[in-house]
RNA sequence: GAUAAUGGCAAACCCGUCGAAAGGCGGGGACGCAAAGCUCCUGGAGGCUACAGUGCUCGAUCUCUGAUCGAGCGCCACGCCAGUCCGGCUACCGAA
Numbered sequence: 001g002a003u004a005a006u007g008g009c010a011a012a013c014c015c016g017u018c019g020a021a022a023g024g025c026g027g028g029g030a031c032g033c034a035a036a037g038c039u040c041c042u043g044g045a046g047g048c049u050a051c052a053g054u055g056c057u058c059g060a061u062c063u064c065u066g067a068u069c070g071a072g073c074g075c076c077a078c079g080c081c082a083g084u085c086c087g088g089c090u091a092c093c094g095a096a
Stems, first nucleotide, its partner, number of pairs: 001093001008033002013028006031083001037089003043086003046081003053075010
């Protein structure tokens, strides 16, 4: 980074699968991408989910001034996003 060339990757969606979910993986499929290659315990920021944990509320039960269970709401990352951005590492071609 081009009206170049060889190629590469693969969004949404569908099917299967793992997961509590976000999301991941495989197949199909192409919206796009000059790094849409790698890197999240390999740096910085941002975003997503909330199993578990915790606070509150309601209900039920019990050995009843408390405990247990269930539901709802809030908070919360150790989970996830590299196709959110910056950064780091690596890579094909060679017009201006």

Predicted 3D model of a 96-nucleotide RNA (c-di-GMP-I riboswitch aptamer) from a soil metagenome. Rfam family: c-di-GMP-I riboswitch aptamer. Gene Ontology term of the family: cyclic-di-GMP binding. The sequence is in RNAcentral, with records from MGnify. The model forms 95% of the base pairs in the Rfam consensus. The coordinates come from a structure-prediction model, not an experiment, and the mean pLDDT is 86.